This is a predicted structure of a 1402-nucleotide RNA (small-subunit ribosomal RNA) from an uncultured bacterium. Its mean pLDDT, the model's own confidence on a scale to 100, is 86. The sequence is in RNAcentral, with records from ENA and SILVA.
RNA sequence: GCUUAACACAUGCAAGUCUAUUCGAAAGUAGCAAUAUGAGUAGGAUGGCGGACGGGUGAGUAACACGUGAAUAACCUGCCCUAUAGACUGGGAUAACUAUGCGAAAGCAUAGCUAAUACCGGAUAAGCUCACAGUAACGCAUGUUACAGGGAGAAAAGCUAAAAGCACUAUAGGAGGGGUUCGCGUCCCAUUAGCUAGUUGGUGAGGUAACGGCUCACCAAGGCGACGAUGGGUAGCCGGCCUGAGAGGGUGUACGGCCACAAGGGAACUGAGACACGGUCCUUACUCCUACGGGAGGCAGCAGUGGGGAAUAUUGUUCAAUGGGCGAAAGCCUGAAACAGCAAUGCCGCGUGGAUGAUGAAGGCCUUCGGGUUGUAAAGUCCUUUCGAUGGGGAAGAAACGAUGACGGUACCCAGAGAAGAAGCCACGGCUAAUUACGUGCCAGCAGCCGCGGUAAGACGUAAGUGGCAAGCGUUAUCCGGAAUUACUGGGCGUAAAGCGCGCGUAGGCGGCGAUACAAGUCAGGGGUGAAAAGUCAGGGCUUAACCUUGGCCUUGCCUUUGAAACUGUAUUGCUAGAGUACUGGAUAGGAGGGCGGAACUACAAGUGUAGCGGUGGAAUGCGUAGAUAUUUGUAGGAAUGCCGAUGACGAAGGUAGCUCUCUGGACAGAUACUGACGCUGAGGUGCGAAAGCUAGGGGAGCAAACAGGAUUAGAUACCCUGGUAGUCCUAGCUGUAAACGAUGAUUACUGGGUGUGGGCCAUAGCAUGGUCUGUGCCGAAGCUAACGCGAUAAGUAAUCCGCCUGGGGAGUACGGUCGCAAGAUUGAAACUCAAAGGAAUUGACGGGGACCCGCACAAGCGGUGGAGCAUGUGGUUUAAUUCGACGCAACGCGAGGAACCUUACCAGGUCUUGACAUCCACUUAAUCUUGCAGAGAUGUGAGAGUGCCGGCUUGCCGGAGAAGUGAGACAGGUGGUGCAUGGCUGUCGUCAGCUCGUGCCGUGAGGUGUUGGGUUAAGUCCCGCAACGAGCGCAACCCCUAUUGCUAGUUACCAUCAUUAAGUUGGGGACUCUAGCGAGACUGCCUGCGAUGAGCAGGAGGAAGGUGGGGAUGACGUCAAGUCCUCAUGCCCUUUAUGACCUGGGCUACACACGUGCUACAAUGGGCGGUACAGAGAGAUGCGAAGUGGCGACAUGGAGCGAAACUCAUAAAACCGUUCUUAGUUCGGAUUGCAGUCUGCAACUCGACUGCAUGAAGCUGGAAUCGCUAGUAAUCGCAAAUCAGCAACGUUGCGGUGAAUACGUUCUCGGGUCUUGUACACACCGCCCGUCACACCACGAGAGUUUAUUGCACCUGAAGUAGCCGGCCUAACCGAAAGGAAGGAGGUUCCUAAGGUGUGG
Repeated sequence: GCUUAACACAUGCAAGUCUAUUCGAAAGUAGCAAUAUGAGUAGGAUGGCGGACGGGUGAGUAACACGUGAAUAACCUGCCCUAUAGACUGGGAUAACUAUGCGAAAGCAUAGCUAAUACCGGAUAAGCUCACAGUAACGCAUGUUACAGGGAGAAAAGCUAAAAGCACUAUAGGAGGGGUUCGCGUCCCAUUAGCUAGUUGGUGAGGUAACGGCUCACCAAGGCGACGAUGGGUAGCCGGCCUGAGAGGGUGUACGGCCACAAGGGAACUGAGACACGGUCCUUACUCCUACGGGAGGCAGCAGUGGGGAAUAUUGUUCAAUGGGCGAAAGCCUGAAACAGCAAUGCCGCGUGGAUGAUGAAGGCCUUCGGGUUGUAAAGUCCUUUCGAUGGGGAAGAAACGAUGACGGUACCCAGAGAAGAAGCCACGGCUAAUUACGUGCCAGCAGCCGCGGUAAGACGUAAGUGGCAAGCGUUAUCCGGAAUUACUGGGCGUAAAGCGCGCGUAGGCGGCGAUACAAGUCAGGGGUGAAAAGUCAGGGCUUAACCUUGGCCUUGCCUUUGAAACUGUAUUGCUAGAGUACUGGAUAGGAGGGCGGAACUACAAGUGUAGCGGUGGAAUGCGUAGAUAUUUGUAGGAAUGCCGAUGACGAAGGUAGCUCUCUGGACAGAUACUGACGCUGAGGUGCGAAAGCUAGGGGAGCAAACAGGAUUAGAUACCCUGGUAGUCCUAGCUGUAAACGAUGAUUACUGGGUGUGGGCCAUAGCAUGGUCUGUGCCGAAGCUAACGCGAUAAGUAAUCCGCCUGGGGAGUACGGUCGCAAGAUUGAAACUCAAAGGAAUUGACGGGGACCCGCACAAGCGGUGGAGCAUGUGGUUUAAUUCGACGCAACGCGAGGAACCUUACCAGGUCUUGACAUCCACUUAAUCUUGCAGAGAUGUGAGAGUGCCGGCUUGCCGGAGAAGUGAGACAGGUGGUGCAUGGCUGUCGUCAGCUCGUGCCGUGAGGUGUUGGGUUAAGUCCCGCAACGAGCGCAACCCCUAUUGCUAGUUACCAUCAUUAAGUUGGGGACUCUAGCGAGACUGCCUGCGAUGAGCAGGAGGAAGGUGGGGAUGACGUCAAGUCCUCAUGCCCUUUAUGACCUGGGCUACACACGUGCUACAAUGGGCGGUACAGAGAGAUGCGAAGUGGCGACAUGGAGCGAAACUCAUAAAACCGUUCUUAGUUCGGAUUGCAGUCUGCAACUCGACUGCAUGAAGCUGGAAUCGCUAGUAAUCGCAAAUCAGCAACGUUGCGGUGAAUACGUUCUCGGGUCUUGUACACACCGCCCGUCACACCACGAGAGUUUAUUGCACCUGAAGUAGCCGGCCUAACCGAAAGGAAGGAGGUUCCUAAGGUGUGG
């Protein structure tokens, strides 16, 4: 321990008892029977007391219901206690019962008998009750109390055990219990603002235990409400309980107090007490019985059943104890209670073992393969026995001598046996203690928030391990806390949500200096109360604890009393510093009305005048030969007021601007006088309130929504242009809103300065200047602020009052109300949805933002590409395969510096499986070489030659090294995947000038400073300045090549002089060139000017070279998940008779097409032919290969020389000198094709290069677009090399020859750098992001209506019942001789009224 259905209930039990009275059995027993006994028992009835307690529930109730404190001088009280006095005398009935009858039953009717502690008459009776008229005392009003007077009225019951018993009557008091009244407290909604006719009060009457409109008659018109009435919603209230530091917030289960209710509704009776849970009557709904006529019922008592629900127990035992009812008592009754049962629902305690035990066992898991971990854990050894089980004993609770125990053979005690029978749940990404492996692969799933999962998941699932708690653990729901996130304690409102648009002012709140009084607030002391339980402190009792218990404290409150008088308040009396009045003065676009101007504009009229005007980025629409524009004159009209003019003035705000007149407001200053707190703020209220808009009437020049046309554009319902109507203006009203902003409410006081400006005054002879008051700006101290910023005009320090805010969206929307002619305004939600929305600042990035600077970036030039043919790469397509990678710059003559086989990774076919390659083991054999056959080859199968080296021992034999073969298994192998798991390397921004650090300083911080600024440079190069001072990686320099030169050296290079030769050929020389080593030289060093006298810049001298001389190498922090797993290395995954290995052939070379990069050209600055000249740098032994000879030629032959400053490749070409061609698709161009050859190679079919002859295509300088280059550069010319058998090379990398043009300049394009600015971007503009539409779903609003619940008002009907009235009827007690009366009863009726009905509203 039914939180839900106050839903419905089968069955049993839960309230009876009593010698007061009366009636009165039976079974059984004894006896033949009568009869006795059972027994005056059981039972029935009258009567008394109790069924108003105890027990249940929380529906209703927002209320004197509850809590707390008072009042009752306005009341009642059975049983109990105390006291006083009493109980005399009579009478008539009646139930049960008997008889008869009716009914199915429940029950009823009639007649007859009878008793009482039932009922009635009379007597007695006071200090009781009533009326009358008094005295005294007291009190908070009415009044109360006491005393005395006569009058009227009202009592009683017996029983028995015979008493000092119980019961009875009256009165007084008590105790306990109750009724009623009042102060204070007690939820939400104002989108509920007005409610009320018995309503508020009075007088009188009735009624009640009692006050009272409680009821009635009459009279008056009151009563309640912003301090929240009325209405609606919700709810039993409290002690307490949960939470919290507290203040609070939530809650009202159990226990205790109070209230209300008893199937829904109404009503009274009885009684001390009820309008009564297990009583009565009526009504309604439901259920049951029925013979259909009629009846019965009420678990929100205890169990229990159905139902509802996520969910809540036994149809148990006992009256032994505690308590209750009756009784004198024994006793009876008691589902109150005590106990037991069920449920880990909560709290507490205990156990599931303890000690020892390392080879750190096995197993599991992980692993870097070494090991680690589970883990002293287990096993093993030695112990213990709580709980449980078994056996034995066994209470207290019992009071009052004995008797009496449901619980219960329970608690507890003893004994023996045996580690025996006893551990789970959650978590392990952060918050938050605790991690690895495997599986999965944005799937499956997790998730409280952030967020995990897309192939290496500590986040999913499993395992191992770990952490936490433990007979529990975890989840869910709810409440408080954290949340200062409703802020009283204890928040805010410039920009984050938040100051009403601004005044005036009501209520309210707050209020200057002094004195006196009071004591409401306040403070202090005392008293009462604040139930118990709970809480807490100190003790006590169960082995401990939970639990129980004793005492103290607490119960923060209310009431009362005695004081205090500082403060607030109230009253009185003063004061002048707040506030106001009077006087003087100047300033002012302050307001309202009237009058008068000038400029401009437009229209009209007229003159002059002629072809355009106007407008734009450029145009067109438009106007104009019917004369425009322009210009002159005149007339008319309306609106606005140039210059002055100003972070100047005035006003509360909105707002106010020509001049002048009239009326009028406020502020300021000066110097006195007066009033005496008259003040501040201000919910409601009321007034003012830009523009637009509305109504009515005027007015209308210009401007100008709408509208029309022209442009722009993809479109252009826009921006631009030409027109143009409302409107703009005036009058009278309405509207009541704005970024109505200083996004900053009003008032008062205080708190460093500096500098402008408007107004006034003082000082001064005057000016300057200074002082003071009041406005209006800027900069700033302290302070404040999240920062930005504010800073005496505060956003500082304080005080008072008002308004407003509480995450974003939904939404200032909906509904309702109010206002409005309307437009709309004002007040103002929720459902639903998101995890953010927002502020300020920081660093970047970005900008069709700004400033400065640089770069072949543009411009100025020269030459190309894009057109043609071919070469080459790519895409696409094709294919058995066309291997793979690279994709803007930064992929595309790139990896590849060279694919016929090989390469080769691809495809087809044929083969191998410890393998083509590495290590280990066993066995065998030396290794190796030559060769035959089959086959496309791999391979298979034969033949022959060959027996080695080192050591021990040395005969044999044994061992070792290296090699080959066979075999088994460990393993090999993979150009298989992932460059988004990686290392390394590389590209790119970019050879751009940047990127950082230490310390210090600034900032809450992110960060800043340094690194910005002024100059300067190619440069963050240098100088100067500076809260910075230094430093590092970058820049520069150091390195290499090149340009000049000196010295040294002089072969294979060189040769001036001397000899010599055909020839530097040889002797010789060391001068020159050259070679290659060491040096020199260049540093803004010198001069002039500019500049800050600096850094540096410009010019000049000298010099081979001049301002980094030229070129190279050198690439900061980082960016692009850039590229590469196919160079290499490597994690993980995959494969293992294949994704490995071998072989043959094919493919990578395909071809409608598209693109990139190149070559050759289109020709005369050229082509052809002939002649002549000048390089540099390289390469060479499987090589370069000379001379000579042959061939038209490729080449062949030949073989000298040379490992190369020596020999060879190797004649450089363009150029130059001649000659020819003469503008033609050609003597340009050479593709394509045919034939014939050469060379390399095992092999040129697919698929090589070259040669000769022949053929002779396109192409006559190339659209849009686009590339390179600033000097020995572009352009042009040839030479060499790597790779390489050969070659696709026209490529690439180098080398030299000839050798220009141009740069005004930085507007624009691209890229970059620095500073600054804006930002809603941070994957960073290739960003972010808005709206419509389509479909589905969710939530809300409207909607013709429909339905349910609840409630107001009006009317109809009206049960039971109290009270009143009533003709007739009936009737024992009393009166009466009787008749009759009194009184009563049934019946009828009136008022009220439950339910029901009708109508109309919320």